[in-house]
RNA sequence: GCGUUCGUUGCUUAAUGGAUAAAGCACUUGACUACGAAUCAAGCGAUUGGGGGUUCGACUCCCUCCGGACGCG
Numbered sequence: 001g002c003g004u005u006c007g008u009u010g011c012u013u014a015a016u017g018g019a020u021a022a023a024g025c026a027c028u029u030g031a032c033u034a035c036g037a038a039u040c041a042a043g044c045g046a047u048u049g050g051g052g053g054u055u056c057g058a059c060u061c062c063c064u065c066c067g068g069a070c071g072c073g
Base pairs, nucleotide, nucleotide: 001072002071003070004069005068006067007066010025011024012023013022018056027043028042029041030040031039049065050064051063052062053061
């Protein structure tokens, strides 16, 4: 340099083009406890990597850029 693939909350992952982006862990508060752990209840947290396009509607499709992984040279 070329090709393939991935990028979603602090972490790990979901999400047929139809919506209010979901779950587990973590974190916070409360209950329980002599105190913790565990458990239970509630809560917090995402410009879906950046920009543009297609569409009535985009995390999802297209283009470009950025970053990671793999392959080829």
Molecule: transfer RNA
Organism: marine sediment metagenome